[in-house]
RNA sequence: AGUUUAUCAAGAAAGGUGGAGGGAUUAGGCCCAUUGAAACCUUAGCAACCCCCUAUAAGGGUAGGUGCUAAUUCCAGUUACGUAAGUAAUAAAGAUAAGUG
Numbered sequence: 001a002g003u004u005u006a007u008c009a010a011g012a013a014a015g016g017u018g019g020a021g022g023g024a025u026u027a028g029g030c031c032c033a034u035u036g037a038a039a040c041c042u043u044a045g046c047a048a049c050c051c052c053c054u055a056u057a058a059g060g061g062u063a064g065g066u067g068c069u070a071a072u073u074c075c076a077g078u079u080a081c082g083u084a085a086g087u088a089a090u091a092a093a094g095a096u097a098a099g100u101g
Stems, first nucleotide, its partner, number of pairs: 002100007013043005021032003026076001028075002044069003049065002051061004073093001079089001080087002
C1' cells in the first nucleotide's frame, strides 16, 4: 500500500510569519478569502477513539497517544421511494480512530 471494525446532523479560535488562493476528488451548485486564502509557528480550546478510574448493560476523568476548532463530510453525483417539489433513507469516495498487515 492493502484490509477489518466503529464514527462522521453535536462541539471548539486568537495571535505571529506568510501573500493568493481555499472548501479531498469533480467541465455542477453554493460559500470563504487582500477587513488577508493555503501553509508553518505559538498559545488556547473542543471531543473522548486509544488511555485512566469506579459501585461496570452504565457512569466519570483528561495527564499521555491521535484527531479536530466556517457552513451536515458545505450541498450534489449512485440507488430506492415519489407525478413533482423532495427524503434525518442509501451506494461510492473521503476523513478520523483502533486493530491487522